c-di-GMP-I riboswitch aptamer from a Desulfobacteraceae bacterium, 75 nucleotides, folded computationally.
RNA sequence: AUCAGAAAAUGCCAAACCUGUUGCGAGGCAGGGACGGAAAGCCGCGGAUCUCUCGAAGAAAGCCGGGUUGCCUGA
Numbered sequence: 001a002u003c004a005g006a007a008a009a010u011g012c013c014a015a016a017c018c019u020g021u022u023g024c025g026a027g028g029c030a031g032g033g034a035c036g037g038a039a040a041g042c043c044g045c046g047g048a049u050c051u052c053u054c055g056a057a058g059a060a061a062g063c064c065g066g067g068u069u070g071c072c073u074g075a
Base pairs, nucleotide, nucleotide: 002075003074004073005072012037013036017032018031019030020029021028022027035062041068042067043066045065046064047063049059050058051057
C1' cells in the first nucleotide's frame, strides 16, 4: 500500500420516543434516550424519498450507488 473482518482491545456514532427551542413546512439545534452501525466520519455527484412560497427553491441522507479520509486485527 491492497484486501478482508469486528473475535479481542481502545474508543466512536446515535434510531424511535420524550422535553425545550426554532422553521410556512420537510426538518434543525440542545438535553435525555439507545434501535442499530466496521466508516451510522466527511461530501451531496447519480438514482430514490420528503416539504413548500411549486422556483434555476428547500430538507434529510442511518435507502442504493459513487468520491474521499481514518482506528484495531489478520492475510
NCBI's taxonomy places the organism under Bacteria, Pseudomonadati, Desulfobacteria, Desulfobacterales, Desulfobacteraceae.